[in-house]
RNA sequence: GCCGGGGUGGCGGAAUGGCAUACGCAGCAGACUUAAAAUCUGUGGCCGCGAAAGCGGCGUGAGGGUUCGAGUCCCUCCCUCGGCA
Repeated sequence: GCCGGGGUGGCGGAAUGGCAUACGCAGCAGACUUAAAAUCUGUGGCCGCGAAAGCGGCGUGAGGGUUCGAGUCCCUCCCUCGGCA
């Protein structure tokens, strides 16, 4: 240099162009226990408003494009893994 795979909450990881983050884990709260571990239940991206319930906005490596609608399709770039030279 060329070809291909991958990049999604703190972590792993799914998602046919149609509710962004299913499912699992860490963490947090509670139950159980003398206490803890294990187990069970809830919660489990960020910001703002709110007493709370909840509501709104943003968020899939970065930027742009197509589309009514993009994590998904197209272009450029970055990072990473593999192959060829």
Molecule: transfer RNA
Organism: Longimicrobiales bacterium